RNAcentral holds the sequence, with entries from ENA.
A computed fold for a 75-nucleotide RNA from a Bacilli bacterium, annotated as transfer RNA.
Rfam family: tRNA. Its family is annotated with triplet codon-amino acid adaptor activity in the Gene Ontology.
RNA sequence: UGCUGAAAUAGCUCAGUUGGUAGAGCAACGCACUCGUAACGCGUAGGUCGCAGGUUCAAUCCCUGUUUUCAGCAU
Repeated sequence: UGCUGAAAUAGCUCAGUUGGUAGAGCAACGCACUCGUAACGCGUAGGUCGCAGGUUCAAUCCCUGUUUUCAGCAU
């Protein structure tokens, strides 16, 4: 450098759906509890699903291109 495959979703680690508008755990914040802190309990906020097009009434999901990362093969 080329080819092949996989991955990209909340601050982090990851689910998800034969297309119908996205969730968990941890973290953060608030409340409650406590003499106080932590833990436990209850709640809140947080994501145009890597990017750009296409198909569709509707796309995180299907198709195309592209970016980044990882693995394998070749050079």